A computed fold for a 476-nucleotide part of an RNA from an uncultured Muribaculaceae bacterium, annotated as small-subunit ribosomal RNA, 3' major domain. Rfam family: Bacterial small subunit ribosomal RNA. Its family is annotated with structural constituent of ribosome and ribosome in the Gene Ontology.
[in-house]
Context: one part of a larger RNA
RNA sequence: UGACGGGGGCCCGCACAAGCGGAGGAACAUGUGGUUUAAUUCGAUGAUACGCGAGGAACCUUACCCGGGCUUGAAUUGCAGAGGAAAGAUCCAGAGAUGGUGAUGCCCUUCGGGGUCUCUGUGAAGGUGCUGCAUGGUUGUCGUCAGCUCGUGCCGUGAGGUGUCGGCUUAAGUGCCAUAACGAGCGCAACCCUUAUCUUUAGUUACUAACAGGUCAUGCUGAGGACUCUAGAGAGACUGCCGUCGUAAGAUGUGAGGAAGGUGGGGAUGACGUCAAAUCAGCACGGCCCUUACGUCCGGGGCUACACACGUGUUACAAUGGGGGGUACAGAGGGCCGCUACCACGCGAGUGGAUGCCAAUCCCAAAAACCUCUCUCAGUUCGGACUGGAGUCUGCAACCCGACUCCACGAAGCUGGAUUCGCUAGUAAUCGCGCAUCAGCCACGGCGCGGUGAAUACGUUCCCGGGCCUUGUACA
Numbered sequence: 001u002g003a004c005g006g007g008g009g010c011c012c013g014c015a016c017a018a019g020c021g022g023a024g025g026a027a028c029a030u031g032u033g034g035u036u037u038a039a040u041u042c043g044a045u046g047a048u049a050c051g052c053g054a055g056g057a058a059c060c061u062u063a064c065c066c067g068g069g070c071u072u073g074a075a076u077u078g079c080a081g082a083g084g085a086a087a088g089a090u091c092c093a094g095a096g097a098u099g100g101u102g103a104u105g106c107c108c109u110u111c112g113g114g115g116u117c118u119c120u121g122u123g124a125a126g127g128u129g130c131u132g133c134a135u136g137g138u139u140g141u142c143g144u145c146a147g148c149u150c151g152u153g154c155c156g157u158g159a160g161g162u163g164u165c166g167g168c169u170u171a172a173g174u175g176c177c178a179u180a181a182c183g184a185g186c187g188c189a190a191c192c193c194u195u196a197u198c199u200u201u202a203g204u205u206a207c208u209a210a211c212a213g214g215u216c217a218u219g220c221u222g223a224g225g226a227c228u229c230u231a232g233a234g235a236g237a238c239u240g241c242c243g244u245c246g247u248a249a250g251a252u253g254u255g256a257g258g259a260a261g262g263u264g265g266g267g268a269u270g271a272c273g274u275c276a277a278a279u280c281a282g283c284a285c286g287g288c289c290c291u292u293a294c295g296u297c298c299g300g301g302g303c304u305a306c307a308c309a310c311g312u313g314u315u316a317c318a319a320u321g322g323g324g325g326g327u328a329c330a331g332a333g334g335g336c337c338g339c340u341a342c343c344a345c346g347c348g349a350g351u352g353g354a355u356g357c358c359a360a361u362c363c364c365a366a367a368a369a370c371c372u373c374u375c376u377c378a379g380u381u382c383g384g385a386c387u388g389g390a391g392u393c394u395g396c397a398a399c400c401c402g403a404c405u406c407c408a409c410g411a412a413g414c415u416g417g418a419u420u421c422g423c424u425a426g427u428a429a430u431c432g433c434g435c436a437u438c439a440g441c442c443a444c445g446g447c448g449c450g451g452u453g454a455a456u457a458c459g460u461u462c463c464c465g466g467g468c469c470u471u472g473u474a475c476a
Stems, first nucleotide, its partner, number of pairs: 001476002003473003007470007015460002019423005026315008034306002042053002064301007076124009087104001091100003106115003126290002129288003135284002137279003140275001142273001147186006153162003166177003192267004197235007207224002211222003238261001241255001242253004317416001321375006333364003338357002342353004382413001387408007429452007
């Protein structure tokens, strides 16, 4: 100087408390461990691994296993030599890769050759092989915590200290005062995006108040530039005003005004560093290793196994509910190898037609809520696993191993031990919708969007984590 303390003081955080809803019990989905296996490819492992890399494992992917092939090789390229085609319908063998057959079949030319391709030789190849403890780059975490430093000066033999301490204040090393310090940098804040209000400009595909026309009905049409909305520009919030407290910074109020009030809400933004943290399998790269194989092509299998254990989720155990009927209201997105209105057929998944839309124009397209009928506390009209049968769709192909539909079957489960997680407001809870990946999909995942919409916070004694000062230390 740090680190540590079941030392002290001050302060903060859904850290506790106060509440609401979950997990831990059940079934299923998914990841992991273990076991098994020819292989169950590899990585991630307290917090900071475990719906993680993977934003799509039937083949492909694919790195693993078995078998069948190739060896300048699947791709790219230099040189030398040989050749004229390259390519390739058909047929044969084969699981395919591949081998054979071979209809058809080169261009330019200054005639030297060039282009292009094949073969042979050779030089480069290739490796998801090892090392993240050789590395770059990127990322997690402490933590959006308020810290981390420097120049000059001063103090100390020196390591170093001071500044950065003290009082008050703040979300904040935020500021004010004090001061052997005076200043400065990286962080904080602000500048950026979005949302909430108003003004203005502009009105098409959006809108429709007034006027006119029209329809079973509808901004449907003329028209309008008011409103909504869209998208550009501005205004607005600064403790600015008032009262109280305070030297000040600032704090406070059922304060005024205001759409919004004290950082208005949300996002992006992550200091010096810590964990030899993660990644050589995104990529790059040093070293080591393989070179008729640890490279590469193909068929099949595996990554989907299953006495078990754990994590994360979904669905439930019901009446604030289940079922039938009626009926209303979003936002954000996506759409031509696409989204599809509408019509017909089918109980349905869907199929056959048909129309609009390269989309503020057309389409995908809401559910909970509300009204009404029924069920009356039961393993049930709860719950839907599992299984049998019949189908639909995608795709070369659904056996291993897809999703969905219909009929039948109807398991566990009656609110879950110790323990444990999230959340402070348009939040939790609850309800549906969209997108990426994608032929299809094992999505109950991820990322977004809106609808309905709470309870509680006395307080900081205690648990956890963190910041500052101080104290002890046989630790560095």